[in-house]
């Protein structure tokens, strides 16, 4: 990176399991993707079981709030790494 060839990949919804969630897996569909291939290394987002505070109470369980990632996101940018064609 093309009004090029051969292909890949599969958002949303729904369905089935897995998780406290975020989400991830498999089906079923294509919104789109020149890396929408891999990797959590930087950034930035997402969730809060778990903990820590803090309200409610005579106090305790529960509730509610409110912080906290080593959870999670590569289809948020960035970076490594590998990769298919070959006009301009």
């Nucleotide at each position: 990176g093309a009004c090029a060839a051969a292909g890949g990949c599969a958002a949303a919804c729904c369905c089935g399991g897995c998780g406290a969630a975020a989400g991830c897996c498999g089906g079923c569909g294509a919104c789109g993707c020149a890396a929408a291939g891999c990797u959590a290394c930087g950034a930035g987002g997402c969730u809060a079981a778990g903990g820590c505070a803090u309200u409610u109470u005579u106090g305790g369980c529960g509730a509610a709030u409110g912080c906290u990632a080593a959870g999670c996101c590569a289809g948020u940018c960035g970076a490594g790494c590998c990769g298919c064609c070959g006009a301009a």